[in-house]
Context: one part of a larger RNA
RNA sequence: GGAUGAACGCUGGCGGCGUGCUUAACACAUGCAAGUCGAACGAGGUCCAUGGAGCUUGCUCCGGAAGACCUAGUGGCGAACGGGUGCGUAACACGUGAGAAACCUGCCCCGGUCUCUGGGAUAACAGUUGGAAACGACUGCUAAUACCGGAUGCCAUCACACCGCUUCAUGGUGGAGUGAUGAAAGAUUUAUCGGAUCGGGAGGGUCUCGCGGCCUAUCAGCUAGUUGGAGAGGUAACGGCUCACCAAGGCAUCGACGGGUAGCUGGUCUGAGAGGAUGAUCAGCCACACUGGGACUGAGACACGGCCCAGACUCCUACGGGAGGCAGCAGUGGGGAAUCUUGCACAAUGGGCGAAAGCCUGAUGCAGCAACGCCGCGUGCGGGAAGAAGGCCCUAGGGUUGUAAACCGCUUUCAGUAGGGAAGAAAAUGACGGUACCUACAGAAGAAGGUGCGGCCAACUACGUGCCAGCAGCCGCGGUGACACGUAGGCACCAAGCGUUAUCC
Numbered sequence: 001g002g003a004u005g006a007a008c009g010c011u012g013g014c015g016g017c018g019u020g021c022u023u024a025a026c027a028c029a030u031g032c033a034a035g036u037c038g039a040a041c042g043a044g045g046u047c048c049a050u051g052g053a054g055c056u057u058g059c060u061c062c063g064g065a066a067g068a069c070c071u072a073g074u075g076g077c078g079a080a081c082g083g084g085u086g087c088g089u090a091a092c093a094c095g096u097g098a099g100a101a102a103c104c105u106g107c108c109c110c111g112g113u114c115u116c117u118g119g120g121a122u123a124a125c126a127g128u129u130g131g132a133a134a135c136g137a138c139u140g141c142u143a144a145u146a147c148c149g150g151a152u153g154c155c156a157u158c159a160c161a162c163c164g165c166u167u168c169a170u171g172g173u174g175g176a177g178u179g180a181u182g183a184a185a186g187a188u189u190u191a192u193c194g195g196a197u198c199g200g201g202a203g204g205g206u207c208u209c210g211c212g213g214c215c216u217a218u219c220a221g222c223u224a225g226u227u228g229g230a231g232a233g234g235u236a237a238c239g240g241c242u243c244a245c246c247a248a249g250g251c252a253u254c255g256a257c258g259g260g261u262a263g264c265u266g267g268u269c270u271g272a273g274a275g276g277a278u279g280a281u282c283a284g285c286c287a288c289a290c291u292g293g294g295a296c297u298g299a300g301a302c303a304c305g306g307c308c309c310a311g312a313c314u315c316c317u318a319c320g321g322g323a324g325g326c327a328g329c330a331g332u333g334g335g336g337a338a339u340c341u342u343g344c345a346c347a348a349u350g351g352g353c354g355a356a357a358g359c360c361u362g363a364u365g366c367a368g369c370a371a372c373g374c375c376g377c378g379u380g381c382g383g384g385a386a387g388a389a390g391g392c393c394c395u396a397g398g399g400u401u402g403u404a405a406a407c408c409g410c411u412u413u414c415a416g417u418a419g420g421g422a423a424g425a426a427a428a429u430g431a432c433g434g435u436a437c438c439u440a441c442a443g444a445a446g447a448a449g450g451u452g453c454g455g456c457c458a459a460c461u462a463c464g465u466g467c468c469a470g471c472a473g474c475c476g477c478g479g480u481g482a483c484a485c486g487u488a489g490g491c492a493c494c495a496a497g498c499g500u501u502a503u504c505c
Base pairs, nucleotide, nucleotide: 001505002504003503004502006501007500008499009498010497013377014376015375016374017373018372019370020369021335026333027332028331030330031329032328035077036076037075040074041073043071044070045069046068047067051062052061053060054059055058084288085287086286094212095211096210097209098208099207100206103205104204105203108201109200110199111198112197113196114195115194116150117149118148119147125140126139127138128137129136130135155182156181157180158179159178160177162175163174164173165172166171186193187192214260215259216258221251222250223249226248227247228246229245231243232242233241263285264284265283266282267278268277269276270275290311291310292309293308294307313324314323315322316321341367343366344365345364349363350361351360352359353358380410381409382408383407390401391400392399393398414446416441417440418439419438420437424432449494450493451492452491453490454475455474456473460489461488462487463486464485470477471476
């Protein structure tokens, strides 16, 4: 000098775009953050035409096809995304480059084939009943794209044996043969949406390996599922992944093992570069979700707003038993030098569900707060005295503040008031927002401070103080003429900021 997610002191006009718990992964009141589908299903409810009855002749009651609407439940899809945090992790976690002839893949796209025939339940509901509650228990009824049989098999898998092509290899692949096993669901309406199976694709995931990136030797030896084998189990899949058996291996001064620290990267800051430091915001990957463990469901989780167990903590209780998890968005307490609103909207972009209308979406779009940062603008412009007054200095002549002010003329950016008023949306639909922007009006009107002035370092005098009070980044100032302390005048530098502190280069 540059930089910062900064803080502190003094000061503070406007706008645009960004950024905003770096500390306690501390504890959390309250609200919201994941639902949706009636075109899968039975049932219930509301409205209601024709109808029937009563009559007060325009109302009440009964019934309720077709229809419209609503929905607790069964069922489907989603809830594994999106959002947060950085505890753990020195690891194939990440980056990069390869490999999988050892693998999986819902929704989506392309192509082939099929969608036949049966059955038994169960929630809802009704009844009885337990419990303070959370939540149940028993009996009875009912439906399905819920569940379970049977058939068929383009085809797939497995077993046996045959032929061809091919790979570095375990092997892969094509064809024909025999046998075994394996499917399906309908809805609405005449055009679709589905269902089953097989092959391919896209995107996603899983696994393996080469190389790369912290400190420490005041850590030198480490290791028994340890290293390998052949077998079994397990997995989507290879594999000590697990298990029984056998062998005795494997790693290490090119730093094993141990300890400390740490999410990694694209990037960011600095530097001419090499390098050094760093990993906020944004983007990719990973890990975690009160602490520890576990599996279930599912294409996908060992699952932030799912389940079970244990623990700590908080709450309710009729003491028998229950409920909870903000490292989602706001917000509260606490910690701290320090970090925001319990806002608006789904209008846009995107996501989930749905045939659609649409519903949901604290993702997101916006607004609010904060000079926290960067950038831009303004606080007026021209004239105006050999130069007012006041202040300060003085050799008392004057000098300086200083064209500065007053005064004269002009302008109106920004802010203000009023009128008009968008794009963002493709028919409709705009939170932002009567916002941006445009026009008119009034009036210099509403808008400047901070630090420094001994040298480094740009800018000096006076008074006060008297090694006191104080200053100070270093050198050093102050003990009676202090350019260094304090005040004033003047000056210098930056400017809606200026200084200080901390950290990095």
Molecule: small-subunit ribosomal RNA, 5' domain
Organism: metagenome